Transfer RNA, 73 nucleotides, folded computationally.
Its Rfam family is "tRNA". The family's RNA type in Rfam is transfer RNA.

C1' cells in the first nucleotide's frame, strides 16, 4: 500500500433490486400473584456509520471517507 465484505433500535439481525423503518431478546408501565418468577397487554427507544451527488423522492443507486473483518503485496 491495493482486492472484497460488513455498518440499520441497548444487543443478534431483517427489509423491498427507489414511494410507510421492522423482528426477536432486552428496557418501562398496568393487569393476573401476598411477593419473586412467569404470563398477557401497552409503550419508549433508530440523523439507516458520515459527507456529497442522481431522482419528484435513498437504508437502497453513484462517489469520497471513518470503522471493523478477510486476502494479496
Nucleotide at each position: 500500500g491495493g482486492g472484497c465484505c460488513u455498518g440499520u433500535a441497548g444487543c443478534u439481525c431483517a427489509g423491498c433490486u427507489g414511494g410507510g423503518a421492522g423482528a426477536g431478546c432486552g428496557c418501562u408501565u398496568g393487569c393476573a400473584u401476598g411477593g419473586c418468577a412467569u404470563g398477557u397487554a401497552a409503550g419508549a427507544g433508530g440523523u439507516c456509520g458520515c459527507c456529497c451527488g442522481u431522482u419528484c423522492a435513498a437504508u437502497c443507486c453513484g462517489g469520497g471517507u471513518c470503522a471493523g473483518g478477510u486476502c494479496c503485496a
Annotation:
It was read from a public genome assembly. The coordinates come from a structure-prediction model, not an experiment, and the mean pLDDT is 81.